[in-house]
Context: one part of a larger RNA
Molecule: small-subunit ribosomal RNA, 5' domain
Organism: uncultured prokaryote
RNA sequence: GAUUGAACGCUGGCGGCAGGCUUAACACAUGCAAGUCGAGCGAGGAAGUCUUCGGACGAGUACAGCGGCGGACGGGUGCGUAACGCGUGGGAAUCUACCUUUUAGUGGGGGAUAACUUGUGGAAACUUAAGCUAAUACCGCAUACGGGGAGAAAGGGGGGGAUCUUCGAAGCUCGUGCUAUCAGAUGAGCCUGCGUAAGAUUAGCUAGUUGGUAGGGUAAUGGCCUACCAAGGCGACGAUCUUUAGCUGGUCUGAGAGGAUGAUCAGCCACACUGGGACUGAGACACGGCCCAGACUCCUACGGGAGGCAGCAGUGGGGAAUAUUGGACAAUGGGCGCAAGCCUGAUCCAGCAAUACCGCGUGUGUGAAGAAGGGUUUCGGCUCGUAAAGCACUUUCAGUAGGGAGGAAAGGCGUGUAGUUAAUACCUGCAUGCUGUGACGUUACCUACAGAAGAAGCACCGGCUAACUCCGUGCCAGCAGCCGCGGUAAUACGGAGGGUGCAAGCGUUAAUC
Repeated sequence: GAUUGAACGCUGGCGGCAGGCUUAACACAUGCAAGUCGAGCGAGGAAGUCUUCGGACGAGUACAGCGGCGGACGGGUGCGUAACGCGUGGGAAUCUACCUUUUAGUGGGGGAUAACUUGUGGAAACUUAAGCUAAUACCGCAUACGGGGAGAAAGGGGGGGAUCUUCGAAGCUCGUGCUAUCAGAUGAGCCUGCGUAAGAUUAGCUAGUUGGUAGGGUAAUGGCCUACCAAGGCGACGAUCUUUAGCUGGUCUGAGAGGAUGAUCAGCCACACUGGGACUGAGACACGGCCCAGACUCCUACGGGAGGCAGCAGUGGGGAAUAUUGGACAAUGGGCGCAAGCCUGAUCCAGCAAUACCGCGUGUGUGAAGAAGGGUUUCGGCUCGUAAAGCACUUUCAGUAGGGAGGAAAGGCGUGUAGUUAAUACCUGCAUGCUGUGACGUUACCUACAGAAGAAGCACCGGCUAACUCCGUGCCAGCAGCCGCGGUAAUACGGAGGGUGCAAGCGUUAAUC
């Protein structure tokens, strides 16, 4: 000199933009953070319509339940890890839901079970018995072709109803779904060369250890595991041990080489109260799932139960120190759904604090009687100083009032056209018309109004280092980054006047180069 996720002191007008627990991976009250689908299913409710008065149909809506997909993404943190964890380059023995593509199929049956009803036990959490019922839930059979073995499937919706007809269907047709399969894409698992902190005041380490054979296990290779056999394997090119640490793109500094660092943003990894385990699933050994053990907290009728903010806010604690228990799904993205849509503390916004960076303002011109006043003086003056006042202007920003984009494309309703089809239905694509969605928001921006009106401080002035005098003090009080000042004329202490430097900041401290 540059820099910072900074803090402290004094001071503080506005806006833009970015960042904001670096410490206790300490403990957490409360609310929210993952749901969705009625176009998979049964039951219930229900306006209304019909009725032979028994009931049937049933728009819109729809709690709970069965079922499907999603809760493995998104969000947080950096404990652990010196490692194929990460970075980079290769490799072969693998899987991959949703998506795209190829080919073929989607036949015919069965038995249950929640919900519901009636009960049992329990303080509660919840549990349990009997009975009833459905499915895209579950289970057989058929089909699958070189031989043997194993081994699939599911329907639902829209249109129309020529033919058939028990008037409801079959059959037709268009999407969608399901099963098997080919290839792709995406994602993931595995192996490996090289690189990746310190210590030798750590020199020897290792028995599933190193290799082989056989088997098991896995999606897959492999001591991954087991049995048997052999006695190997690593190490001064630093094994083992100890300490520290998430890694990288990057960031800061520097002419560079390098040094330091790894906040925000992006990629990878690890973790989710502590330790262990598996289940489900395409994917987890799963932050807001399950089981066991432990510590802690809470409820209890003492028999037993409930919980996990390193999600967003917020609380206590720790600390020099780090924000609101805010708004909205309008946009972007995600989940589910045919869609409308629902959910989304992701996200977009707003709030707080000068935390950083950037921009703007605090007025402009004129004005010498060089006013008053302050300071100083050699008492003549000098200086603050064109500074002020006065005169003439301007109105940025802030204030008040009015106007007012863009972020909006979708979606919905029509029309036309093309594809499909038996069909001018339906559905899909395209074009077009109308309608129509904004949290921010009193938006940005523009106009008008009034009046210089509301807006300057901080540090320093002995040398380094830009900037000097007076008074007070008298080795005292004090200053100080280094050299050093202060013991009666202190430009070095304290105050004042003046000056210098930066400026909504200025200094100090800490840290890096």